[in-house]
RNA sequence: CGGGGCAUGGCGCAGUCCGGCUAGCGUGCUUGCAUGGGGUGUAAGAGGUCGAGAGUUCGAAUCUCUCUGCCCCGA
Numbered sequence: 001c002g003g004g005g006c007a008u009g010g011c012g013c014a015g016u017c018c019g020g021c022u023a024g025c026g027u028g029c030u031u032g033c034a035u036g037g038g039g040u041g042u043a044a045g046a047g048g049u050c051g052a053g054a055g056u057u058c059g060a061a062u063c064u065c066u067c068u069g070c071c072c073c074g075a
Stems, first nucleotide, its partner, number of pairs: 001074007010027004020058001029045006051067005
């Protein structure tokens, strides 16, 4: 320098292909209940607006462009 991949709650991921339900799951966290207490089980709850910016569209995590970070391949 060229090509490709990844970026979504604290952590790990799905959803993107084919744009549209209030953005979900596991784990962790908080609270209640069960227990003498812990562990554990169970119920409820808080926590993200999708790496950043712009564009297309009635509507974007999803499509397009630019940029940032990380990883891989080639020179």
Overview:
A computed fold for a 75-nucleotide RNA from an Anaerolineaceae bacterium, annotated as transfer RNA. Model confidence (mean pLDDT): 82 of 100. RNAcentral holds the sequence, with entries from ENA. Its Rfam family is "tRNA". It is annotated as a transfer RNA.